[in-house]
Context: one part of a larger RNA
Molecule: small-subunit ribosomal RNA, 3' major domain
Organism: uncultured bacterium
RNA sequence: UGACGGGGGCCCGCACAAGCGGAGGAACAUGUGGUUUAAUUCGAUGAUACGCGAGGAACCUUACCCGGGCUCGAACGGUGCAUGAAUAUACGAGAGAUUGUAUAGUCCUUCGGGACAUGUAUCGAGGUGCUGCAUGGUUGUCGUCAGCUCGUGCCGUGAGGUGUCGGCUUAAGUGCCAUAACGGGCGCAACCCCUACUGCUAGUUGCCAGCGCGUCAAGGCGGGGACUCUAGCGGAACUGCCGGCGUAAGCCGUGAGGAAGGUGGGGAUGACGUCAAAUCAGCACGGCCCUUAUGUCCAGGGCUACACACGUGUUACAAUGGCCGGUACAGAGGGCAGCUACUCAGCGAUGAGAUGCUAAUCUUCAAAACCGAUCUCAGUUCGGAUCGGAGUCUGCAACUCGACUCCGUGAAGCUGGAUUCGCUAGUAAUCGCAUAUCAGCCAUGAUGCGGUGAAUACGUUCCCGGGCCUUGCACA
Numbered sequence: 001u002g003a004c005g006g007g008g009g010c011c012c013g014c015a016c017a018a019g020c021g022g023a024g025g026a027a028c029a030u031g032u033g034g035u036u037u038a039a040u041u042c043g044a045u046g047a048u049a050c051g052c053g054a055g056g057a058a059c060c061u062u063a064c065c066c067g068g069g070c071u072c073g074a075a076c077g078g079u080g081c082a083u084g085a086a087u088a089u090a091c092g093a094g095a096g097a098u099u100g101u102a103u104a105g106u107c108c109u110u111c112g113g114g115a116c117a118u119g120u121a122u123c124g125a126g127g128u129g130c131u132g133c134a135u136g137g138u139u140g141u142c143g144u145c146a147g148c149u150c151g152u153g154c155c156g157u158g159a160g161g162u163g164u165c166g167g168c169u170u171a172a173g174u175g176c177c178a179u180a181a182c183g184g185g186c187g188c189a190a191c192c193c194c195u196a197c198u199g200c201u202a203g204u205u206g207c208c209a210g211c212g213c214g215u216c217a218a219g220g221c222g223g224g225g226a227c228u229c230u231a232g233c234g235g236a237a238c239u240g241c242c243g244g245c246g247u248a249a250g251c252c253g254u255g256a257g258g259a260a261g262g263u264g265g266g267g268a269u270g271a272c273g274u275c276a277a278a279u280c281a282g283c284a285c286g287g288c289c290c291u292u293a294u295g296u297c298c299a300g301g302g303c304u305a306c307a308c309a310c311g312u313g314u315u316a317c318a319a320u321g322g323c324c325g326g327u328a329c330a331g332a333g334g335g336c337a338g339c340u341a342c343u344c345a346g347c348g349a350u351g352a353g354a355u356g357c358u359a360a361u362c363u364u365c366a367a368a369a370c371c372g373a374u375c376u377c378a379g380u381u382c383g384g385a386u387c388g389g390a391g392u393c394u395g396c397a398a399c400u401c402g403a404c405u406c407c408g409u410g411a412a413g414c415u416g417g418a419u420u421c422g423c424u425a426g427u428a429a430u431c432g433c434a435u436a437u438c439a440g441c442c443a444u445g446a447u448g449c450g451g452u453g454a455a456u457a458c459g460u461u462c463c464c465g466g467g468c469c470u471u472g473c474a475c476a
Base pairs, nucleotide, nucleotide: 001476002475004472005471007470008469009468010467011466012465013464015460016459019423020422021421022420023419026315027314028313029312030311031310032309033308034306035305042053043052064301065300067298068297069296070295076124077123078122079121080120081119082118083117084116087104088103089102090101091100092099093098106115107114108113126290127289129288130287131286135284136283137279138278139277140275142273147186148185149184150183151182152181153162154161155160166177167176168175192267193266194265195264197235198234199233200232201231202230203229207224208223211222212221213220238261241255242253243252244251245250317416321375322374324372325371326370333364334363335362338357339356342353343352344351345350382413387408388407389406390405391404392403393402429452430451431450432449433448434447435446
C1' cells in the first nucleotide's frame, strides 16, 4: 500500500422487512449429469454452465458410428506434357458415391498456336485434429457500482502519501464550504434514439367536420385539410417562480402554473481493472500433430437411447371456473417459389376455384372482457397424459424420428416438506398477437407488441452484495 475480520462509524441496492405471484409435490416439453451404446459428435459447470452456442438435428445440416469408394484430392492458383472434351439423352451394373456402352456435341487463328475442359507429373492443398495456460478479436461478471488515475508542487531515507481527507449535500469523486495543494484526464451527467404535450410545413395509399352524389349498409364517389394520423423542422422543464430552512450547494411544500416537476418514463451507452473466467468448433493466428488419412465423396444409422438425479418451462388440480350461443375493441411486424379476400366441398386439419396486393391501397387480424343460458363441488361437463383407429399437409422420403385434424380412451393431479425465485406502476399478475430461423416442424423456447390491470414499503435491528472513512493484523 492492499486484502481480510463472527472490529467500529456513515450510506446504498427488491438486500431484508411489508405485499402479490411462483418454483420445490403431478403429467408433459426442453437442457444437463449419469448410465447405456457401434456412435449416442463437440463445447459451456457456484454466483457468471444447465429452453446455453443451436434465431429450426427426418436426408442435408453433421463435426459422431458402421460399411462402400477416391488419393492433386470436394474448391482455387501456377508450370510442363498429352488429349478434345465438358455436357445432354438412352440402355445397363450398383445402396449410392461411382461406373460401362451407344448417340449427339466447341470457339478464335497470322496455321506457329491460343481460349476452355479433361487426364497426367509437379509446386502451393486439406484437417470442426491438440493447446483459450502461446494469442488477436469478441463476450460474461463485479456493475451503470462511483470509482480509477495523471502533471507540477509539498511531505517522507524509501515503499509511498497528499490531491481523492474533513463538514454539508447528491442517484453520482454530483456540488458547496473548508484545505499544501493547484489543475487535468478516463468514468458520472449532458449531447443520441423512443415515448408523453404542442406549433408550423405537407396531405397520399391515411382522415371525413361542413357541401353534394350514392347504398340494405359502407369515405363507396365528387370534393375538402378542419380533425385523427403519418413524418420532417421547431417549442416546452430550468428548482425557472412563490413560501419555509440553510453561509452555500441544496432540501421541504396536498404551493402556483403546466401535457409533463425536480434524472418525467424507457433505451443505447459499461472507467482503471478482477476471475491464467469463456471461445483455436464463427473468424483470424504461433507452435505441435495427420498426409492412400485425423483429408474427402456416398448410403444407412446416431445426435431423439433410459433403473435414475438436477435446472428451466408449459398445462393443471377448478365455480373469480368449465362448456354453449351472441357480440365489441389493438399494437407491432410479415408477404411474389409469398400473403390471400370471397365462393363451394368437408365435422375438421384441408382441398377445389377465384380476386386483390411488390403493400398507410390488398392481405395476415385478436383473446381475456361484455350479454344470455347451462353445470352445483364430484376425481366431476375439472384435468388432459397415454393408447387404439381413421385422415390432412410439407417433403425424393415422415419406420427409427414431423406437425396438425377427427372419433374413441380418459392416467397422475384436490394447491405441494425443508428450502427457494421474481417483482415498487402501466410494474407484478393475467390475455392474446406478430416476427426471426424455416420445405415442414417437435416453439410450451427466444425476441418484440399491444389489451385488462393490482397489493405493499413501518423501517434499516438482522441475511446477501456494494461504496467511503477508521481500527487490528501471525496474510501478500